[in-house]
């Protein structure tokens, strides 16, 4: 303690990076699929510091271990969508510090 914390939908706000090429489809398309370059990081997911803990006792090993950091699998690079995240409200629930 009509609280905080976490959970769930919804309103608001929300960044980045080619409207790139070729080829199909389609009547046509700023569309839709493939593959090629270049790029983004804030859906998602992989990585790892300090440090715990355990094993060995010379040196070491192995778990576990934040992130917006860092990969860039997946996603994404006009609009639309989505989008971490952050704000009042709300709704289960009985977790929170």
């Nucleotide at each position: 303690a009509u609280u905080c914390a976490g959970c769930c939908a919804a309103u608001u706000g929300g960044a980045g990076a080619g409207c790139g090429g070729u080829u199909g489809c389609u009547c046509a398309g700023c569309g839709c699929a493939a593959c090629c370059c270049a790029c983004c990081g804030a859906a998602g997911g992989g990585g790892c510091a300090a440090g715990u803990g355990g094993c060995a006792c010379c040196c070491g090993c192995c778990a576990c271990g934040c992130a917006a950091c860092u990969c860039u699998c997946a996603g994404g690079u006009a609009a639309a969508a989505g989008g971490a995240c952050a704000a009042a409200g709300g709704g289960a629930g009985a977790g929170g510090c």